A computed fold for a 72-nucleotide RNA from a Synergistales bacterium, annotated as transfer RNA.

[in-house]
Formats: sequence, C1' cells, structure tokens
RNA sequence: GGGCGGAUAGUUCAGCGGCAGAACACCUGCCUUACACGCAGGGGGUCACAGGUUCGAACCCUGUUUCGCCCA
Repeated sequence: GGGCGGAUAGUUCAGCGGCAGAACACCUGCCUUACACGCAGGGGGUCACAGGUUCGAACCCUGUUUCGCCCA
C1' cells in the first nucleotide's frame, strides 16, 4: 500500500428500512435473625464520527477514525 471483518446499555452480544432489545451487572422492594439464592419492579443508549439516499436509517451508499485478520 491492497483486501476482508468488527464498533449498539457498565460488560458480553442480538437486532429483514417503521417500538432499540436480551443476559449478566446496578438500584428498590419481598423473602431471611443477617448474607447469599430466589421472586417482583425500576433506571441506564448521540447505535464510533461526518455526509448522502429515503416519507422514514443501527440497518442502504460514500468518506473518516479505531480494533483484529490476511496479502504484498
């Protein structure tokens, strides 16, 4: 230098152009003498960044950043 893949909640990851979700973690309550486990409820997101397409974009297109792999 060229090619491919990833970036979404604190963490690990889903998400067929129309509501942003799960598990774990965190907070509150119940349970217990207490803790843990269990049960119920709750909070938390500029979907890496910037443009474009579209009535509508996490999702499609372009560029950029960053991480990983391969080739030279």